[in-house]
Molecule: Bacterial RNase P class A
Organism: Pelomicrobium sp.
């Protein structure tokens, strides 16, 4: 310079001008009043969205029903340590993935309590298997020779024997094997492809002075007929001890031949947490009408009581008193507050000085237009190639508070600042 990866900031400035809205003061204009004021108007003042105010997905406050102590269900979280009011958040750490790296990503308890499930292809998918492949040692067959009472030797063979090689899957019941150098690339790993260069053991040809030399091919830890943890050795794993760590872990020793294959974002299990509703939560005042409880009027009228008295009921007028319903007020914005500065911790985060008030509407205000500068794109001109000079459009994305915080998620024009890694080039 170029690629890249973490964070972290801004969300156009300043004036002018007309609006909108909260509080605050004026003027009394006007209206009502229980005279405390209230509402309208009108003047000046002063505050008025967001980094996510969005999803409403988690956690909390606040507030009522209620006392939630147990257990059932039901639901969510799940490595370890911290942080916090609390969380599923955040921070720091462990182990596993990916990335050359910086960094990124992981619901990461338990599969030796149980039950289930591993499609397709494959012979064989969990107390597994033998297609192709290798062997003929020792049974057995079949065929020669040979001996001929039982036998022996050779050849071929699977209905016998092996799982090393090949095939098939995401997965096949652990892996790897002489040495040495080289570079990529494969493996957690021991190791392993490839190319050289060397050892060692058979085998074949050629040459020999009979000691060897030369070149071809095989094989390569032992070990077998051919294999195999059979048995050695190092990896992997698994128990058991040791050190180290608060832990996850993590190193190192010893013993095991291996047993225990994957899936719990299947069902389960085993542990921690969860009462239920939400400011339309609740609280206070409180009309008109209608209705409901009292006293009191009037004993007049109508109606019922099957027809008449009498009584009893209902209708009727006044006043009381409580729900409660439109409405008001209230909860409402001073706070797990913002900013600064010191300490304390890796860090989240916590402590303490000092300052500061930052929207509180009530279906919803926070906006239009001018100008100047900034910004972006585009033309022209210059130019010491760094960039500047002028016109002309745009001025922009996601969005928008409704109780109030804390995260997480998803939306986003253009910008800007740091930190880190990797390649190149110069010193």
């Nucleotide at each position: 310079g170029a690629a890249g990866u973490c964070g972290g900031c801004c969300a156009g400035g300043c004036a002018g001008u007309c609006g909108c809205u909260g509080c605050c003061g004026g003027c009394c204009c006007g209206c009502c009043u229980c005279c405390g004021g209230g509402c309208g108007g009108u003047c000046g003042g002063u505050g008025g969205a967001g980094g996510a105010a969005a999803g409403u997905c988690c956690g909390g406050g606040c507030u009522c029903c209620g006392c939630a102590g147990a257990g059932c269900a039901g639901g969510a979280u799940g490595c370890c340590g911290g942080c916090u009011a609390a969380c599923g958040g955040c921070c720091g750490g462990a182990g596993g993935c990916c990335g050359c790296g910086a960094g990124g990503c992981c619901a990461u308890g338990g599969a030796a309590a149980g039950u289930g499930c591993c499609a397709c292809a494959g012979a064989g998918a969990a107390c597994a298997g033998a297609c192709c492949g290798c062997c003929u040692a020792a049974g057995u067959g079949u065929g020669a020779g040979c001996g001929c009472u039982c036998g022996c030797u050779c050849a071929c063979a699977a209905c016998g024997g092996c799982a090393a090689g090949g095939g098939u899957g995401a997965a096949a019941c652990g892996g790897u094997g002489c040495g040495c150098g080289c570079g990529a690339c494969c493996g957690c790993a021991a190791g392993g492809u490839g190319c050289g260069c060397g050892g060692c053991g058979g085998c074949c040809c050629g040459c020999u002075u009979c000691g060897g030399c030369g070149g071809g091919g095989c094989g390569c830890g032992g070990g077998u007929a051919a294999g195999a943890g059979c048995c050695c050795a190092c990896c992997g794993c698994g128990u058991c001890c040791g050190u180290g760590g608060c832990g996850a872990c993590a190193c190192g020793g010893a013993c095991g031949g291996c047993a225990c294959g994957g899936c719990a974002a299947a069902c389960c299990c085993c542990a921690u947490c969860c009462g239920g509703a939400g400011c339309a939560a609740g609280g206070c005042c409180a009309a008109a009408u209608a209705g409901g409880g009292g006293a009191g009027c009037g004993a007049c009228a109508g109606c019922g009581u099957g027809g008449c008295u009498c009584g009893c009921g209902c209708u009727g007028c006044u006043c009381c008193c409580g729900g409660g319903u439109a409405g008001g007020c209230u909860g409402c914005u001073a706070g797990a507050g913002c900013g600064u500065c010191g300490g304390g911790g890796u860090a989240a985060c916590c402590c303490g000085g000092c300052g500061c008030c930052c929207a509180g509407a009530g279906g919803a205000a926070u906006g239009g237009c001018u100008g100047c500068c900034g910004a972006u794109c585009g033309g022209u001109c210059c130019u010491c190639c760094g960039g500047g000079a002028u016109c002309g459009a745009u001025u922009u994305a996601c969005a928008g508070a409704a109780c109030c915080c804390g995260g997480c998620u998803u939306a986003u024009c253009g910008g800007c600042c740091g930190g880190c890694u990797u390649c190149g080039c110069a010193u």